This is a predicted structure of an 84-nucleotide RNA (c-di-GMP-I-GGC riboswitch aptamer) from a Candidatus Atribacteria bacterium.
It matches the Rfam family "c-di-GMP-I-GGC riboswitch aptamer". Rfam 15.1 lists 1,298 matches to the family in 717 species.
RNA sequence: GUUGAUAAAGGCAAACUACCCGAAAGGGUAGGGCGCAAAGUCAUGGGCCUAAUGUUUUUUACUAUGGCCGCCAGACUGCCGGCU
Repeated sequence: GUUGAUAAAGGCAAACUACCCGAAAGGGUAGGGCGCAAAGUCAUGGGCCUAAUGUUUUUUACUAUGGCCGCCAGACUGCCGGCU
């Protein structure tokens, strides 16, 4: 530099369950383990979710200042091994 093996040292943890926080989406802790080579970090671009608040013709509407990085892209960082 490149690559990710039915290897190894280790790591993370979907659904679901309990408790807690939250208006909700969602989040935290514990159990759990579907999966993951960045399933590490950052809401930066796109996308998606919610709608307290605000708007409104009062609603199956719109609205992020709230969220999701285990949706895609980008940026930054990193363990182990193979090959060169």
Annotation:
The coordinates come from a structure-prediction model, not an experiment, and the mean pLDDT is 83.